[in-house]
Notes
The part of an RNA shown here (small-subunit ribosomal RNA, 3' major domain) has 478 nucleotides and comes from Borreliella valaisiana.

Context: one part of a larger RNA
RNA sequence: UGACGGGGGCCCGCACAAGCGGUGGAGCAUGUGGUUUAAUUCGAUGAUACGCGAGGAACCUUACCAGGGCUUGACAUAUAUAGGAUAUAGUUAGAGAUAAUUAUUCCCCGUUUGGGGUCUAUAUACAGGUGCUGCAUGGUUGUCGUCAGCUCGUGCUGUGAGGUGUUGGGUUAAGUCCCGCAACGAGCGCAACCCUUGUUAUCUGUUACCAGCAUGUAAUGAUGGGGACUCAGAUAAGACUGCCGGUGAUAAGUCGGAGGAAGGUGAGGAUGACGUCAAAUCAUCAUGGCCCUUAUGUCCUGGGCUACACACGUGCUACAAUGGCCUGUACAAAGCGAAGCGAAACAGUGAUGUGAAGCAAAACGCAUAAAGCAGGUCUCAGUCCGGAUUGAAGUCUGAAACUCGACUUCAUGAAGUUGGAAUCGCUAGUAAUCGUAUAUCAGAAUGAUACGGUGAAUACGUUCUCGGGCCUUGUACA
Numbered sequence: 001u002g003a004c005g006g007g008g009g010c011c012c013g014c015a016c017a018a019g020c021g022g023u024g025g026a027g028c029a030u031g032u033g034g035u036u037u038a039a040u041u042c043g044a045u046g047a048u049a050c051g052c053g054a055g056g057a058a059c060c061u062u063a064c065c066a067g068g069g070c071u072u073g074a075c076a077u078a079u080a081u082a083g084g085a086u087a088u089a090g091u092u093a094g095a096g097a098u099a100a101u102u103a104u105u106c107c108c109c110g111u112u113u114g115g116g117g118u119c120u121a122u123a124u125a126c127a128g129g130u131g132c133u134g135c136a137u138g139g140u141u142g143u144c145g146u147c148a149g150c151u152c153g154u155g156c157u158g159u160g161a162g163g164u165g166u167u168g169g170g171u172u173a174a175g176u177c178c179c180g181c182a183a184c185g186a187g188c189g190c191a192a193c194c195c196u197u198g199u200u201a202u203c204u205g206u207u208a209c210c211a212g213c214a215u216g217u218a219a220u221g222a223u224g225g226g227g228a229c230u231c232a233g234a235u236a237a238g239a240c241u242g243c244c245g246g247u248g249a250u251a252a253g254u255c256g257g258a259g260g261a262a263g264g265u266g267a268g269g270a271u272g273a274c275g276u277c278a279a280a281u282c283a284u285c286a287u288g289g290c291c292c293u294u295a296u297g298u299c300c301u302g303g304g305c306u307a308c309a310c311a312c313g314u315g316c317u318a319c320a321a322u323g324g325c326c327u328g329u330a331c332a333a334a335g336c337g338a339a340g341c342g343a344a345a346c347a348g349u350g351a352u353g354u355g356a357a358g359c360a361a362a363a364c365g366c367a368u369a370a371a372g373c374a375g376g377u378c379u380c381a382g383u384c385c386g387g388a389u390u391g392a393a394g395u396c397u398g399a400a401a402c403u404c405g406a407c408u409u410c411a412u413g414a415a416g417u418u419g420g421a422a423u424c425g426c427u428a429g430u431a432a433u434c435g436u437a438u439a440u441c442a443g444a445a446u447g448a449u450a451c452g453g454u455g456a457a458u459a460c461g462u463u464c465u466c467g468g469g470c471c472u473u474g475u476a477c478a
Stems, first nucleotide, its partner, number of pairs: 001478002003475003007472007015462002019426005026317008034308002042053002064303007073126001077125008087104007107116003128292002131290003137286002139281003142277001144275001149188006155164003168179003194269004199237007209226002213224003240263001243257005319419001323378007335366003340359002345354003385416001390411007432454007
């Protein structure tokens, strides 16, 4: 100087407390461990792995296994030699890769020899490796932590390591600001500048809007028109403790109030200091070294990654009456669409099919939002709760749904009656609850990412648990 303490002081955080809803019990989905397997590819493993890499494994992907092939190679560059354009379509054999074969085709320059380009074969340099090492590395990322810290120049001080500044008194979300001080300044962080959202004004109005004036319809901004409103989009304004009072040290600030759409960081996001964990990643990529080179490379078919006594994590659906079912009826936001979204109409109980209007979309479509509201029914039961499982018949995508897709209909109707010890999230448009969309994607979400609808309870407080910051003290630790 640090680190540590079941030392002390001060302070903070959904850390506890106060509340609300979960997990842990059930069934299923998904990931992991284990076991099994020819293979169940690899990585991630307390917090900081486990709906994680994977924003989507039937083939492909794919790295794994079995079998069948190739060896200058699936891919790149160069040289030499030889030959032909490349290529397209078909036939035969084969699981296919591939092999044989038929037909068509036979480039450019140059009078020709020849030259160029491209392909094939042979030869050689080489290619190739998701092989190893993240403890050789770059880059990227997680975590402490959006915590308030981490440093430097000059000066002063100490023999020196170092100290001072950065400590102290207040204050703040903040090393934020004020005052004091052998310090005076500065940098990286904090804050602000950026984006979204909340209010108003001005301008601009088409594909958006429709108050007033007309036209028209069974009905609809449908039409003339309008620039008021909504909305869209650009530019401004607005919030700064600016004003008032109390308090404070006459400071910084803090408490209350006014005005205001908004009040003390208005709300949310992006933004992550010096560093820590030899943290993670050689399988995104790049890369040193090592290793393989008729194989650890590469092509193909089939299988596997989907196994299943079991254990754990994360979720979904429930156990019901604040509910289930039936009928009617209301109100969103944000997205996406051309190898696409696909309306009306018709067929089907339905998944869906036929159909084809319109739309590169404020225009057309996906697209009926659902919870809600009104009425009816069920009356506490393993039920008109719950939907697993299984049988049958189908739909769609796709060469192809057996291993191994999603969906529909009929039948079947399991466990489950609120969950032990323990444990998680959340402080407001939040939790809880309800649907919608998107990325990936031929098809395949209970996951992820976004969107809006309805919309709470509680916080006395900091004794205790966990984590963190500052000062101080002890130490046989570095």

The full RNA is in RNAcentral, with records from ENA and SILVA. The coordinates come from a structure-prediction model, not an experiment, and the mean pLDDT is 83. Lineage of the source: Bacteria > Pseudomonadati > Spirochaetota > Borreliaceae > Borreliella.